[in-house]
The prediction has a mean pLDDT of 81. Transfer RNA from an archaeon, 71 nucleotides, folded computationally. Rfam family: tRNA. Rfam classes the family as a transfer RNA. Its family is annotated with triplet codon-amino acid adaptor activity in the Gene Ontology.
RNA sequence: GCGACCGUAGUGUAGUGGUAACAUUAGACCCUUCCAAGGUCUCGUCCUGGGUUCGAAUCCCAGCGGUCGCA
Numbered sequence: 001g002c003g004a005c006c007g008u009a010g011u012g013u014a015g016u017g018g019u020a021a022c023a024u025u026a027g028a029c030c031c032u033u034c035c036a037a038g039g040u041c042u043c044g045u046c047c048u049g050g051g052u053u054c055g056a057a058u059c060c061c062a063g064c065g066g067u068c069g070c071a
Base pairs, nucleotide, nucleotide: 001070002069003068004067005066006065007064010024011023012022013021018054026042027041028040029039030038047063048062049061050060051059
């Protein structure tokens, strides 16, 4: 330099055009004599910018970052 794949909550991941979700972490409460375990609830997320579309995490383009391959 060229190509492929990936980027979603503090962490690990689902979601391929129509309300962003699960587990875990954190906080509150319940339970318990106390702790652990368990239960209920809450907070927190689509890498950035543009385009297409009635509507974009999703499709397209560019950029940034990561992994891998080729030279």